[in-house]
This is a predicted structure of a 78-nucleotide RNA (c-di-GMP-I riboswitch aptamer) from a Nitrospirota bacterium. Model confidence (mean pLDDT): 86 of 100. The organism belongs to Nitrospirota, within Bacteria.
């Protein structure tokens, strides 16, 4: 340094539900809340699944907590 991830440490993040609010809608944004997470930090590049409008089989979307790949980052036991 790199791989790797303790029943370490210190700190981070937040599924489902609810409640407000915004979208045709997939879902977003706040606040409760906590199943998880060593990138559950970035970005929709690639694929996958959803949504809308088509109905040609294509377009304009949603998910970074669904996989790949990339860029960056905190801690160090084995």
């Nucleotide at each position: 340094u790199c791989c790797c991830g303790a029943c370490a440490a210190a700190g981070c993040c937040a599924a489902a539900c609810c409640c407000u609010c915004c979208g045709u809608g997939a879902g977003a944004a706040g606040g409760g809340g906590g199943c998880g997470g060593a990138a559950a930090g970035c970005g929709g590049c690639g694929g996958g699944u959803c949504u809308u409008u088509a109905a040609g089989u294509a377009a304009a979307g949603a998910u970074g907590g669904c996989c790949g790949a990339g860029c960056u980052g905190c801690c160090g036991a084995a």
It was read from a public genome assembly, where an Rfam model found it.